[in-house]
RNA sequence: UAAAGAGAUAGAGGCGCGGCCGCUACCAGUACACUGUCUGGCCGGGACAGGCAUCCCAAGGCAGUGGAACAGAACGUCCGCCGAAGCAACGCAUCUGCCUGGAGACGCUUUGCUGGGGUACAGCAGAAUAUGCUGUACACUGUCACAAGGUAUUUGUGGUGCGCUAUCGUUUAU
Numbered sequence: 001u002a003a004a005g006a007g008a009u010a011g012a013g014g015c016g017c018g019g020c021c022g023c024u025a026c027c028a029g030u031a032c033a034c035u036g037u038c039u040g041g042c043c044g045g046g047a048c049a050g051g052c053a054u055c056c057c058a059a060g061g062c063a064g065u066g067g068a069a070c071a072g073a074a075c076g077u078c079c080g081c082c083g084a085a086g087c088a089a090c091g092c093a094u095c096u097g098c099c100u101g102g103a104g105a106c107g108c109u110u111u112g113c114u115g116g117g118g119u120a121c122a123g124c125a126g127a128a129u130a131u132g133c134u135g136u137a138c139a140c141u142g143u144c145a146c147a148a149g150g151u152a153u154u155u156g157u158g159g160u161g162c163g164c165u166a167u168c169g170u171u172u173a174u
Stems, first nucleotide, its partner, number of pairs: 001173004007168005014082001016081004021076002024073001032066007044057004048101005085114005091108002094105003115141002118138008142160007
């Protein structure tokens, strides 16, 4: 100096990612409680299904009085960062009275996918016209490779994060 597999450290992308707290709107005049009334019931009904147990007296509708919260969201401060993070599946553990089943919530491991944000459409979740997630399409952007051009990093094509850049270090060759 070059190459190699591969290690450490530090960085870059930008409406960049995520979290705690505060505050505001919304959830909602909803759930729920009490009173009155209608209907209707005890060989019954209700609390996800069945069984057991426990509790209630109905379940349901209307009127009046009172009247929430969780999740999600905007804004602000602070914090952690650049597989930041998100999604899906299996498994494990905890919770919803006990058992079985189902559904859901929270956490962890493993595997797989996604470079990033945006717009539109579709689907799922959601109270929702908010928002989130996923898929598809479109251009934009970052980065690398190749080709052209030429000194502006421009144009085109293709790929994408287990990537890219910089430095240090290891091995091999000269």

The RNA shown here (Lysine riboswitch aptamer) has 174 nucleotides. Its Rfam family is "Lysine riboswitch aptamer". Rfam's curators write: Riboswitches are metabolite binding domains within certain messenger RNAs that serve as precision sensors for their corresponding targets. Allosteric rearrangement of mRNA structure is mediated by ligand binding, and this results in modulation of gene expression. It was read from a public genome assembly, where an Rfam model found it.